[in-house]
């Protein structure tokens, strides 16, 4: 220095719900809020699930459903 792992410390993100707003909708965004998270950072790439339409296929959503790629703070055993 790197990899696996995850005690401590510095921090970070932010579920459900409420309000506002955008969307046909799934859902997104902002504020409050805090269930939780060692990548709960990022990419819709594969799968799953969901929504709209219906040319059976197309378009969209979900990364805090799983997997994979890229990047990343600290460092005890």
């Nucleotide at each position: 220095a790197u990899c696996c792992u995850g005690a401590a410390a510095a921090g970070g993100c932010a579920a459900a719900c409420u309000c506002g707003u955008c969307g046909c909708g799934a859902g997104g965004c902002g504020a409050g809020g805090g269930c939780g998270c060692a990548a709960a950072g990022u990419u819709a790439u594969g799968g799953g699930u969901c929504u709209g339409a219906u040319u059976c296929u197309c378009a969209g959503a979900u990364c805090g459903c799983c997997a994979a790629g890229c990047u990343g703070c600290c460092a005890a055993a």